[in-house]
A computed fold for an 84-nucleotide RNA from Candidatus Komeilibacteria bacterium RIFOXYD1_FULL_37_29, annotated as transfer RNA. Its Rfam family is "tRNA". Rfam describes the family as follows. Transfer RNA (tRNA) molecules are approximately 80 nucleotides in length. Rfam classes the family as a transfer RNA. Taxonomically the source falls in Candidatus Komeiliibacteriota (Bacteria, Bacteria candidate phyla). It was read from a public genome assembly. The coordinates come from a structure-prediction model, not an experiment, and the mean pLDDT is 81.
RNA sequence: GCCGAAGUGGCGGAACUGGCAGACGCGCUGGACUCAAAAUCCAGUGGGGGCAACCCCGUGGAGGUUCGAUUCCUCUCUUCGGUA
Numbered sequence: 001g002c003c004g005a006a007g008u009g010g011c012g013g014a015a016c017u018g019g020c021a022g023a024c025g026c027g028c029u030g031g032a033c034u035c036a037a038a039a040u041c042c043a044g045u046g047g048g049g050g051c052a053a054c055c056c057c058g059u060g061g062a063g064g065u066u067c068g069a070u071u072c073c074u075c076u077c078u079u080c081g082g083u084a
Stems, first nucleotide, its partner, number of pairs: 001083007010026003019067001027045006046057004060076005
């Protein structure tokens, strides 16, 4: 150089054919239990705005197609694998 794979909350990791993004686990926060803790159990947990109902933004980055994109197309960055 060429070919292929991957990049999603704090971390791991889902989302089958384009149709509610973040399931599930870990972690964290609050609570129950305890003399206290561990373990266990219950609830919550992306960011911003709003009293609330709700609204806006968010899948490495920038564009495009589409009513609608994590998913399809183009360029690009990073990591890994293959290859002369």